Predicted 3D model of an 85-nucleotide RNA (transfer RNA) from an Oscillospiraceae bacterium. It matches the Rfam family "tRNA". Rfam classes the family as a transfer RNA. Its mean pLDDT, the model's own confidence on a scale to 100, is 81.
RNA sequence: GCCGCUGUGGUGGAAUCGGCAGACACAAGGGACUUAAAAUCCCUCGGACUAAACAUCCGUACCGGUUCAAGUCCGGUCAGCGGCA
Numbered sequence: 001g002c003c004g005c006u007g008u009g010g011u012g013g014a015a016u017c018g019g020c021a022g023a024c025a026c027a028a029g030g031g032a033c034u035u036a037a038a039a040u041c042c043c044u045c046g047g048a049c050u051a052a053a054c055a056u057c058c059g060u061a062c063c064g065g066u067u068c069a070a071g072u073c074c075g076g077u078c079a080g081c082g083g084c085a
Stems, first nucleotide, its partner, number of pairs: 001084007010026003019068001028044005046058003061077005
């Protein structure tokens, strides 16, 4: 230099043919139980805004494009891994 694969919460990892982003698990927080703990059970768990919540807005490495609608399709960039030279 060329080619291929991968990039999604705190972590791993789903999302069929483009149609509510984050299922499920782990981790974390709160509560119940206990003399206390462990275990077990219940609830919560991306960000902004808010005292907190609701509502609203934003969010799939980054920048654009197509589309009513993009994590998914197209172009470019970056990073990691692999192959070829």